Description:
This is a predicted structure of a 348-nucleotide part of an RNA (small-subunit ribosomal RNA, central domain) from an uncultured bacterium. Its Rfam family is "Bacterial small subunit ribosomal RNA". Its family is annotated with ribosome and structural constituent of ribosome in the Gene Ontology. The RNAcentral record of the full RNA draws on ENA and SILVA.
Context: one part of a larger RNA
RNA sequence: CUGUCCGAAAAGCGUGAUCACGCCGUAAUAUAAAACAUAUGUCUUAUCCCCGAGCUCGCUCUCGAAACUGCAUUUGUGACUGUAUAGCUAUAGUACGGGAGAGGGAGAUGGAAUUCCGCGUGUAACAGUGAAAUGCGUAAAUAUGCGGAGGAACACCGAUGGCGAAAGCAAUCCCCUGGGCCUGUACUGACGCUCAUGCACGAAAGCGUGGGGAGCAAACAGGAUUAAAUACCCUGGUAGUCCACGCCCUAAACGAUGUCAACUGGUUGGUGGGUCUUCACUGACUCAGUAACGAAGCUAACGCGUGAAGUUGACCGCCUGGGGAGUACGGCCGCAAGGUUGAAACUC
Numbered sequence: 001c002u003g004u005c006c007g008a009a010a011a012g013c014g015u016g017a018u019c020a021c022g023c024c025g026u027a028a029u030a031u032a033a034a035a036c037a038u039a040u041g042u043c044u045u046a047u048c049c050c051c052g053a054g055c056u057c058g059c060u061c062u063c064g065a066a067a068c069u070g071c072a073u074u075u076g077u078g079a080c081u082g083u084a085u086a087g088c089u090a091u092a093g094u095a096c097g098g099g100a101g102a103g104g105g106a107g108a109u110g111g112a113a114u115u116c117c118g119c120g121u122g123u124a125a126c127a128g129u130g131a132a133a134u135g136c137g138u139a140a141a142u143a144u145g146c147g148g149a150g151g152a153a154c155a156c157c158g159a160u161g162g163c164g165a166a167a168g169c170a171a172u173c174c175c176c177u178g179g180g181c182c183u184g185u186a187c188u189g190a191c192g193c194u195c196a197u198g199c200a201c202g203a204a205a206g207c208g209u210g211g212g213g214a215g216c217a218a219a220c221a222g223g224a225u226u227a228a229a230u231a232c233c234c235u236g237g238u239a240g241u242c243c244a245c246g247c248c249c250u251a252a253a254c255g256a257u258g259u260c261a262a263c264u265g266g267u268u269g270g271u272g273g274g275u276c277u278u279c280a281c282u283g284a285c286u287c288a289g290u291a292a293c294g295a296a297g298c299u300a301a302c303g304c305g306u307g308a309a310g311u312u313g314a315c316c317g318c319c320u321g322g323g324g325a326g327u328a329c330g331g332c333c334g335c336a337a338g339g340u341u342g343a344a345a346c347u348c
Stems, first nucleotide, its partner, number of pairs: 006317001007302001012316001014201003022193002025088002028085004033081001035077003039073004050064001054060001092188005097182002103177003107173003110154001115149007126135001162169002206247006215241002220236004258315006266293004271288006297304002321348003330341004
């Protein structure tokens, strides 16, 4: 240097954009750095191969030869890599046109329900459970009618439907704003792919300051159950859940499947466009996205199967027996909680 893998056995960073590095479409001309070939010079032991000698062989030794190989110079080649020049349009992008969407931010408004408050009607229960009890109620509850307050969440539509890089996003309306899709023309002309470090985003819980607090509810209290019951069940109930700003940076952050590109039979169903066709969303075709089944192929099998785990290429990340251990120590980050990087002894 070459030789494995990463859906579930160890292993894809939670996600994105990006500098450096790595890789890079198509045709021409030039160059000859790299590359390849020719010739010459020079360096070099041993091993290996061959010949010979000692030796029956083995083992050993010496000489020779061959092979391998480094460097420099010379001459040549121009396919490939590089460089330079001027091009191309199939990558990528821009403009014009169309259309979908819980994509994001801010504001306003609405109805149902729970709770609480006031007034009325009305009387002894209500609530809860497997059964009870704690609890609540004659100081008038539960129920019921009317009115009011406040907070949080938005039934139906609703769908293996949609959007977003992921986390995630759902009442209605308005304002601001990002991205993707389709069609055909015009334009730029490789502008591209991936990405260590750094940067940004990142559920829930948690933290800081200030608000808010209806319901729910860690902790906590009581009642049950039980041998016990620091639980499951019940009655209460505080942080929290909500808002603004600032931190934290982790999840079974999952498709347990990195991103990009090319190629490789089909069938069925939703979503968003388009072309042709038809009395008719009728039929055929096509692009993008999302599901089900399955040829070939792959796989240990399960299964995957044009959205690949098939056949290939580019780049990044990661794994190397179980435990010890995602621990200790040190560094970095954090207000803290902790996060990140990350061993060894020992043991099986």